About this RNA
FMN riboswitch aptamer (RFN element) from a Fidelibacterota bacterium, 144 nucleotides, folded computationally. NCBI's taxonomy places the organism under Bacteria, Pseudomonadati, Fidelibacterota. It matches the Rfam family "FMN riboswitch aptamer (RFN element)". About the family: The RFN element is a highly conserved domain that is found frequently in the 5'-untranslated regions of prokaryotic mRNAs that encode for flavin mononucleotide (FMN) biosynthesis and transport proteins. This element is a metabolite-dependent riboswitch that directly binds FMN in the absence of proteins. In Bacillus subtilis, the riboswitch most likely controls gene expression by causing premature transcription termination within the 5' untranslated region of the ribDEAHT operon and precluding access to the ribosome-binding site of ypaA mRNA.The FMN riboswitch structure, reported in present an FMN-bound six-stem junction, adopts a butterfly-like scaffold, stapled together by opposingly directed but nearly identically folded peripheral domains. Model confidence (mean pLDDT): 79 of 100.

[in-house]
RNA sequence: UUCGGCUUCCGGGGCGAGGCGGAAUUCCUCACCGGCGGUGAUUUCCAAAUAGGAAAAGCCCGCGACUCCCUCUAAGGUUUUAGAGGGACUGAGUAAGUGAAACUCUUACGCCGACGGUCAGAGUCCGGAUAGGAGGAAGUUGAA
Numbered sequence: 001u002u003c004g005g006c007u008u009c010c011g012g013g014g015c016g017a018g019g020c021g022g023a024a025u026u027c028c029u030c031a032c033c034g035g036c037g038g039u040g041a042u043u044u045c046c047a048a049a050u051a052g053g054a055a056a057a058g059c060c061c062g063c064g065a066c067u068c069c070c071u072c073u074a075a076g077g078u079u080u081u082a083g084a085g086g087g088a089c090u091g092a093g094u095a096a097g098u099g100a101a102a103c104u105c106u107u108a109c110g111c112c113g114a115c116g117g118u119c120a121g122a123g124u125c126c127g128g129a130u131a132g133g134a135g136g137a138a139g140u141u142g143a144a
Stems, first nucleotide, its partner, number of pairs: 001144010016030004031124002033113002035063004043055004058111002067088009093109005115127003
C1' cells in the first nucleotide's frame, strides 16, 4: 500500500412574500432545497510549485430510502410477528459558447422529487422514524 474480519462513532436539506378562498406552508405567481460511491479535457485549493495530493454533477453511470413479492430461520399456532437473504419497482437536460475533445466548464432557458395524514391537492408541514440506510471515519486483527 492492497484485500478481508471484528468493534465503535458518524451518516438529508428546504415555504419567505403576495393572490384566490369559509378553509391551503398543499392551488396560483415569485421563493427555497439537493443523500452516498464513481467519472470528471476544465476549474479551485494544498505543495519543496517538481513529483504528487484534495475538492468539484439533483437531472452521465451505479447505489440507498418508500412500496410490493418470494425463500429460509425462530417464536406463535393457522397466518401473525421478528430476523436474515433474494427479486420487482425506482424521477429529471437541452441549446449556445470555448476547445483537439464537454451529459461534468461558462451562459441561457428548462425539468425532477416515495408512502400515509390534512377543513383543500405537499420535494419544503405532521407521521411511521429515538427506524432503516448507500456509505464514511477511527481503532483493532489477519493475509499478500